[in-house]
Molecule: c-di-GMP-I riboswitch aptamer
Organism: Anaerolineales bacterium
RNA sequence: UACCGAUAACGGCAAACCCGUCGAAAGACGGCGACGCAAAGCUAUGGGUCUAAAUCUGCCGAAGCGCAGACAUGAUCGCCAAGCCACCGAA
Numbered sequence: 001u002a003c004c005g006a007u008a009a010c011g012g013c014a015a016a017c018c019c020g021u022c023g024a025a026a027g028a029c030g031g032c033g034a035c036g037c038a039a040a041g042c043u044a045u046g047g048g049u050c051u052a053a054a055u056c057u058g059c060c061g062a063a064g065c066g067c068a069g070a071c072a073u074g075a076u077c078g079c080c081a082a083g084c085c086a087c088c089g090a091a
Base pairs, nucleotide, nucleotide: 004089005088012037013036018031019030020029021028022027035078041084042083043082045081046080047079048076049075050074055070056069057068058067059066060064
């Protein structure tokens, strides 16, 4: 230095539930709380997954603030890859 990762050290993050705010939703943020995490640090670049406001198409109707389908431009890095950066040091 690269890999690797301990019943080590110093520390870190925080799932679900519940409360509040935002959002059409998925979800995000804050509080509470720990299921877990050695990158559960960062970046939505590829794939996956979730959502469907707007839009398009169709249906019904006198009238829509209606119904159905498609769709990411929305979301997720605690789904998997990829890129960038990083603490410690037993075997």